[in-house]
RNA sequence: GGCCCCGUCGUCUAGUCAGGUCUAGGACACCGCCCUUUCACGGCGAUAACGCGGGUUCGAAUCCCGCCGGGGUCA
Repeated sequence: GGCCCCGUCGUCUAGUCAGGUCUAGGACACCGCCCUUUCACGGCGAUAACGCGGGUUCGAAUCCCGCCGGGGUCA
């Protein structure tokens, strides 16, 4: 340098192919409440995310282009 894959809550991950539905869902962690003599366990609840820029569209996490970062492969 060419090609391929990936980037979403603190962490892991679903959703992307085939645009709109429910508040972008789930698990763990953290926080609050309940339970308990206390802790743990258990129950309930809350907070928290689409790498960046542009384009297409009435509407983009999703489609297109570029960039950035990570991984693989070829030379």